[in-house]
RNA sequence: AAAGCCCGCCGGGCGAUCGCCGGCAGCCCUGUCUGCCGGAGGAAAGUCCGGACUCCACAGAGCGGCGUAGCAGGUAACACCUGCCCACCGUGAGGUGAGGAUCAGAGCAACAGAGACGAGCCGAUUCAGUUCGGGUGAAACGGGCAAUCUCUACGCGGAGCAACACCAAAUAGGCGACCGAUGACCCGGCUCGGGUAGGUCGCGGGUAGGUGGCUCGAGCCCGCCAGCGAUGGCGGGCCCAGAGGAAUGAUCGCCACACGGCGCCACGCGCGCCGUGCACAGAAUCCGGCUUACAGGCGGGCUUUGCAU
Numbered sequence: 001a002a003a004g005c006c007c008g009c010c011g012g013g014c015g016a017u018c019g020c021c022g023g024c025a026g027c028c029c030u031g032u033c034u035g036c037c038g039g040a041g042g043a044a045a046g047u048c049c050g051g052a053c054u055c056c057a058c059a060g061a062g063c064g065g066c067g068u069a070g071c072a073g074g075u076a077a078c079a080c081c082u083g084c085c086c087a088c089c090g091u092g093a094g095g096u097g098a099g100g101a102u103c104a105g106a107g108c109a110a111c112a113g114a115g116a117c118g119a120g121c122c123g124a125u126u127c128a129g130u131u132c133g134g135g136u137g138a139a140a141c142g143g144g145c146a147a148u149c150u151c152u153a154c155g156c157g158g159a160g161c162a163a164c165a166c167c168a169a170a171u172a173g174g175c176g177a178c179c180g181a182u183g184a185c186c187c188g189g190c191u192c193g194g195g196u197a198g199g200u201c202g203c204g205g206g207u208a209g210g211u212g213g214c215u216c217g218a219g220c221c222c223g224c225c226a227g228c229g230a231u232g233g234c235g236g237g238c239c240c241a242g243a244g245g246a247a248u249g250a251u252c253g254c255c256a257c258a259c260g261g262c263g264c265c266a267c268g269c270g271c272g273c274c275g276u277g278c279a280c281a282g283a284a285u286c287c288g289g290c291u292u293a294c295a296g297g298c299g300g301g302c303u304u305u306g307c308a309u
Stems, first nucleotide, its partner, number of pairs: 001305010012255007020039007027031001041280001045291002048289005053160004065156005070084005085099001086097004100151002105149002107145002118141001121134004164212004174203006184196004219238008257277008
């Protein structure tokens, strides 16, 4: 210098005007008020794993079902992470791995080949299935596949914040009490008998609507200690959306970055002007992971090759 490998991080900045959501405070004005403060992400995404939390179910044991799978460790837990071993890929830095068991049982094997899981078959040979050979094929009698069933070990109850709890209209319906009757309506006329309807008040359930759950948490930052590491412990500091038919926005200006055009040039990919572009994507109970998407940029460690000293 060129190609790569592995980590960590950022992912526009400043200002003006007009708004939106939440909190706090103020008031001769109590408001559709004023002021101040806060207001999306590294993935908020997919909803694929694992938890917290809530309700429902549940004596115990077994069968079944689903999931996981080297060994050891970490963790609240995991299918996640770390270390080591092994296998494969790479010159290498490194990467990938459903990596238990085929001395329990079953099943499977394209093409080629006489024959493919049962042993036999073919040729030669021998007293004798006695001995030797058999070109194909990944595999020919001894094995393979467990990402086919199976076995072994371990784990697993169900539903989810639209969970769940509380307050609670209008209308309709339910239950009860009272009012009004010897009346009304129905049993096609009459009698007896039976049934039904009205009004007022109260009670209870559910719905609309409202409130809680709701954001202080396995929290974030810094330092020290233990550990190869994942991680844990201790000390100090910080408060960082809480909406809910759902706010976090819009419009300008300047700057930064990238690309293109033109011009200048003491030529340095330097300066000026103009234009265009500036990713993936947006909370919805919360947390730990995994996976996927992502314009552009920054930092660190390492490898291989070439060149120079």